[in-house]
RNA sequence: GCGGGGCGCGUCUAGGGUUCCGCCACCCACGGGUGGGCCUGGUCCGAGAGACGCAGGCGGUCCGCCCCGGAAGGCGGAACCGUUCCACGGCGGGAGAAAAGCCCGGGAGGC
Repeated sequence: GCGGGGCGCGUCUAGGGUUCCGCCACCCACGGGUGGGCCUGGUCCGAGAGACGCAGGCGGUCCGCCCCGGAAGGCGGAACCGUUCCACGGCGGGAGAAAAGCCCGGGAGGC
């Protein structure tokens, strides 16, 4: 310098807006209607660099089989143990109502 991996899913959280509900204001023919997210909220969206869990990967224990004079070696497996690190970051664009730490994106760029 080049290439690959750092993954997937679930429940949440920080955060996010305003379809629906609630709330607030006004109107009303009292069934409701209009406006408001510079309304705490419920529903809703929601993290690579947030949490927990599941699955998976890797190593080991153990068990079975193959090979072998024996060992070394190879294959498979319910269970168990260990491990799964690090991580600055736009502008712009995309999306059922909309926005975002969502997606493009561990991208561009920077160190």
Guanidine-I riboswitch aptamer from Amycolatopsis rhizosphaerae, 111 nucleotides, folded computationally. The prediction has a mean pLDDT of 78. Lineage of the source: Bacteria > Bacillati > Actinomycetota > Pseudonocardiales > Amycolatopsis.